The part of an RNA shown here (small-subunit ribosomal RNA, central domain) has 344 nucleotides and comes from a metagenome. Its mean pLDDT, the model's own confidence on a scale to 100, is 86. The RNAcentral record of the full RNA draws on SILVA. It matches the Rfam family "Bacterial small subunit ribosomal RNA".

[in-house]
Context: one part of a larger RNA
RNA sequence: CUGGGUGUAAAGGGUGCGUAGGUGGUUUGUUAAGUCAGAUGUGAAAGCCCGGGGCUCAACCCCGGGACUGCAUUUGAAACUGGCAAACUAGAAUACAGGAGAGGUAAGUGGAAUUCCUAGUGUAGCGGUGAAAUGCGUAGAUAUUAGGAGGAACACCAGUCGAAGGCGACUUACUGGACUGUUAUUGACACUGAGGCACGAAAGCGUGGGGAGCGAACAGGAUUAGAUACCCUGGUAGUCCACGCCGUAAACGAUGAAUACUAGGUGUCGGGGGUCGAACCUCGGUGCCGCAGCUAACGCAUUAAGUAUUCCACCUGGGGAGUACGAUCGCAAGAUCGAAACUC
Numbered sequence: 001c002u003g004g005g006u007g008u009a010a011a012g013g014g015u016g017c018g019u020a021g022g023u024g025g026u027u028u029g030u031u032a033a034g035u036c037a038g039a040u041g042u043g044a045a046a047g048c049c050c051g052g053g054g055c056u057c058a059a060c061c062c063c064g065g066g067a068c069u070g071c072a073u074u075u076g077a078a079a080c081u082g083g084c085a086a087a088c089u090a091g092a093a094u095a096c097a098g099g100a101g102a103g104g105u106a107a108g109u110g111g112a113a114u115u116c117c118u119a120g121u122g123u124a125g126c127g128g129u130g131a132a133a134u135g136c137g138u139a140g141a142u143a144u145u146a147g148g149a150g151g152a153a154c155a156c157c158a159g160u161c162g163a164a165g166g167c168g169a170c171u172u173a174c175u176g177g178a179c180u181g182u183u184a185u186u187g188a189c190a191c192u193g194a195g196g197c198a199c200g201a202a203a204g205c206g207u208g209g210g211g212a213g214c215g216a217a218c219a220g221g222a223u224u225a226g227a228u229a230c231c232c233u234g235g236u237a238g239u240c241c242a243c244g245c246c247g248u249a250a251a252c253g254a255u256g257a258a259u260a261c262u263a264g265g266u267g268u269c270g271g272g273g274g275u276c277g278a279a280c281c282u283c284g285g286u287g288c289c290g291c292a293g294c295u296a297a298c299g300c301a302u303u304a305a306g307u308a309u310u311c312c313a314c315c316u317g318g319g320g321a322g323u324a325c326g327a328u329c330g331c332a333a334g335a336u337c338g339a340a341a342c343u344c
Base pairs, nucleotide, nucleotide: 003316004315005314006313007298008297012312014199015198016197017196021192022191023190025088026087027086028085029084030083031082033081034080035077036076037075038074039073040072041071042070048066049065050064051063052062053061054060091189092186093185094184095183096181097180098179103175104174105173106172107171108170109169110154115149116148117147118146119145120144121143125136126135161166204245205244206243207242208241209240213239214238218234219233220232221231256311257310258309259308260307261306264289265288266287267286268285269284270283271282272281273280293300294299317344318343319342326337327336328335329334
C1' cells in the first nucleotide's frame, strides 16, 4: 500500500453555507464513450509452462506447442453505466391557510435582593470560624424605619427553540427557521462536499465607558513541621456595555451528513383527522424500557452502535510531541499545518 477500523481501546472536522469533484428517482427512443463478443495485425529472441529429443544421468543444450492476461484496427450486441432527445411525479422546492417556541437584533419598562449615601429610633457590640484572629464599631456600628443613588442578575416551572456555540422578567418594532393541513405549481431542480466563506463558550488582547456583588494577582489573619494552598478579613485586573481582535474547550451523544429498510410497549411537546366528550388513527420532535441483529464487553436497539448505498473527515504501537523546523494567521498571548534522531 492493501486490508481493517473511528461511543468507551488510536481515530468524527466545534458548527453551518457552499465551489470543484464524487454519487444520483421513474419511463421511452436514440447513440455506442465505458461494457461484452468475433476477426485481423502486433505483442523480438532468450526466459516461463507443457510435450518430445541430444550429451551414460542431471545441470546444460535442441525442437514443437502454449502463454505473453496488453495495444491498435475492424465487424457486431445494447441489458447495465454514460451522452443526447422527449415525457412523468413518489425525491426536492415554491405558493396558500394555520397553531407552537428562553430562535436572533434593537429600543423602552419592571419588581425582589446585595452594596453605598442621607435622616430617625437605639446601645455595645458586630462579623467570622472546627476554634479563632485579622477586620468593622462610642467619631455611634450591627439591628430597625423612611428616602435616595448605582450596577448586575432575572426566584419558582413540566418542557420548548436554535446548525453548533448557546438562548430564560415584561412590552414593542424588525427578522430567521421548523411543523401541520389542503390542494395547486415547477419537474430531479437532489445528496455529500477537498479548498473557500461565515458563525463560534469561557479566558485573554486593543480603544473608550461602567463598576453594585463576586473576584485571579496581591496584602493580612489562621492552620501546619512548612502552607507561596484548602478556611477567614480585605481586594486590583476581570466579570458588564460599545466597537475591533483572538478561534480554542471533556466545543460530548466522547457517536460526521443524507436516504431506504428492520417486533413492540410506555410517557411527553406541537399540529391534523375522529368524537358531545373520549377511545382511536396519523405527521413531526423529545425521553424511558425492550425483540431480532450487532458488540471484546459495557451496552446500542425506527433518535441504531442493526441491514445496505453515496460522499466527506480521521486512525495505523508507547514515549520523544502536538515538541522542533519551516510556512500562514495574530497587536500579543498564541493558533493552524506538523516531523525526525533516539528510546522501550